[in-house]
RNA sequence: AGUUGGGCCCUGCGCGGCAGGGACCUAUGAACCCCGUCAGGGCUGAGAGGCAGCAGCGGUAAAUAGGUAACCCUGGGUGCCGCAGGACUACCUGGCUGGA
Numbered sequence: 001a002g003u004u005g006g007g008c009c010c011u012g013c014g015c016g017g018c019a020g021g022g023a024c025c026u027a028u029g030a031a032c033c034c035c036g037u038c039a040g041g042g043c044u045g046a047g048a049g050g051c052a053g054c055a056g057c058g059g060u061a062a063a064u065a066g067g068u069a070a071c072c073c074u075g076g077g078u079g080c081c082g083c084a085g086g087a088c089u090a091c092c093u094g095g096c097u098g099g100a
Stems, first nucleotide, its partner, number of pairs: 001097007009086006015079002018075005024067005034059004042051003
């Protein structure tokens, strides 16, 4: 000095991570207008039985609180992670070649 690759720059895709929401788990949770079981009692029947059904108990809805490995959705000045493409005036760095 030439050449070439990479970084720096831009874009896209992917991966991980963070945050929020959903879903999930636990607890609470309906005097009656949720479900089930319905003591007592009530009604009905000659009787056997039947009917409705309060309290209680159990399970849930809306909702509240807490939790969350994994799953779904959304988001970014998340990472100096991967791949590809683009742009390369300048800067950094590596290889090769030639000269001094």